[in-house]
RNA sequence: AGAGUGGGUUGGGCGGUCGCUCGGCUUCGCAUCGUGCGAGGCCGAGAGGAAAGUCCGAGCAGGACAGGGCACGGUGGUGGCUAACGGCCACCGGGGGCGACCCCAGGGAAAGUGCCACAGAAAACACACGGCCGAUCCGCCUGUGGCGGAGGCAAAGGUGAAAAGGUGCGGUAAGAGCGCACCGCGACGGCGGCGACGUCGUCGGCAGGGUAAACCCCACCGCCUGCAAGACCAAGCAGCCGGUCGGCUUCGGCCGCACGUGGCCCGCGUGCGAGUCCGCCGCAGGCGGAUCGGCCGGUGGGUAGGUCGCUUCCCGCUUCGGCGGGAGAGCCGGUCGGCAACGGCCGGUCCAGAUAAAUGAUCGCCGCCCGUCGUCAGACGGGCACAGAACUCGGCUUACAGACCCACUCUCGGA
Numbered sequence: 001a002g003a004g005u006g007g008g009u010u011g012g013g014c015g016g017u018c019g020c021u022c023g024g025c026u027u028c029g030c031a032u033c034g035u036g037c038g039a040g041g042c043c044g045a046g047a048g049g050a051a052a053g054u055c056c057g058a059g060c061a062g063g064a065c066a067g068g069g070c071a072c073g074g075u076g077g078u079g080g081c082u083a084a085c086g087g088c089c090a091c092c093g094g095g096g097g098c099g100a101c102c103c104c105a106g107g108g109a110a111a112g113u114g115c116c117a118c119a120g121a122a123a124a125c126a127c128a129c130g131g132c133c134g135a136u137c138c139g140c141c142u143g144u145g146g147c148g149g150a151g152g153c154a155a156a157g158g159u160g161a162a163a164a165g166g167u168g169c170g171g172u173a174a175g176a177g178c179g180c181a182c183c184g185c186g187a188c189g190g191c192g193g194c195g196a197c198g199u200c201g202u203c204g205g206c207a208g209g210g211u212a213a214a215c216c217c218c219a220c221c222g223c224c225u226g227c228a229a230g231a232c233c234a235a236g237c238a239g240c241c242g243g244u245c246g247g248c249u250u251c252g253g254c255c256g257c258a259c260g261u262g263g264c265c266c267g268c269g270u271g272c273g274a275g276u277c278c279g280c281c282g283c284a285g286g287c288g289g290a291u292c293g294g295c296c297g298g299u300g301g302g303u304a305g306g307u308c309g310c311u312u313c314c315c316g317c318u319u320c321g322g323c324g325g326g327a328g329a330g331c332c333g334g335u336c337g338g339c340a341a342c343g344g345c346c347g348g349u350c351c352a353g354a355u356a357a358a359u360g361a362u363c364g365c366c367g368c369c370c371g372u373c374g375u376c377a378g379a380c381g382g383g384c385a386c387a388g389a390a391c392u393c394g395g396c397u398u399a400c401a402g403a404c405c406c407a408c409u410c411u412c413g414g415a
Stems, first nucleotide, its partner, number of pairs: 001411010012366007020046011048386001052397002055395005060226004067266004072222005077091005092106001093104004107217002112215002114211003129157001131153003136150006165183006184206001185204008230308004239299007246255003256272005275291007312327006328350001330349008367384007
């Protein structure tokens, strides 16, 4: 100097004019039980690293059972971090890269069931296409040989992602872990490590693949619904229909029925009432119907308005400006520990709250990027990313013009 790898910050600045939303204080008007509405003035505040996707986790709210089980769903090497997570950090194993580094839905195929197109003889109890041999036996012929058969082979060839572990040597009729060496696989042991694992040694010829982001098995985790959760106020019409309200009792209760967050079961809990009237009968009593009410179900109608939740919260004091204290997975800075994620301690700080949805418009100067001209200074022209909170946080994923910083790797050159 060039090419890369990993991480971080920023993503327009300043000034003027007009405009918008919220909070606090205040003036005027209207209304007035309450308290609200409208118009001004002053002060203060006012979108993000992703606010996006809605993919995970939680805070919070509701459901008396947030009890057990099944179903269903999620995760999947080891060890840590965290409120938790499917996240993050470090390490192990496998793969890619010269390297810095990057990628992996990474438990189990010897519990079982599936699938492996095409090609190929054959895709898992694996039928030999083309071939090799013919030591042993048989037949024929042109007979020191040749051909065919019985038989032997899975080694070389071919197909394929993958074909009876791989490479080499020996051996054999030709071959084959048949034997040997190394690698691979399995068992046992030593050493190192919290562990996943690594490494070394000994023994064993040892078994025909892959696929579980196929079903499945194993381990662990999961109550459900969600701010459109939920709480309060106001207004409002129009109800109708069906089913059920039972048995026993020692009066403690038992059985039965109905209901109880999303699917089912068990357990558990709650409810199963009360008199009156009418009719009939075989009149101790029984049956049926009506009415009020409870529970369950069906159908129809009305309302869809407002406040809170909603923006840090709680307590005390107050001259109403504020002050002090506590809490928080809150934020910022420093320091200590840790390889790191992160944690401890100290100090500071508290930052939009809309409800069809507010932070915009315009002017000037500057900044940055690109192109043209120019020896230079500079001039002219064009451009300045992704994109807007809606209960709040921790993550992941996706989008992003340009600018800057840190560390590391490789190549070339110089000292």
This is a predicted structure of a 415-nucleotide RNA (Bacterial RNase P class A) from a Planctomycetota bacterium. Lineage of the source: Bacteria > Pseudomonadati > Planctomycetota. Model confidence (mean pLDDT): 75 of 100.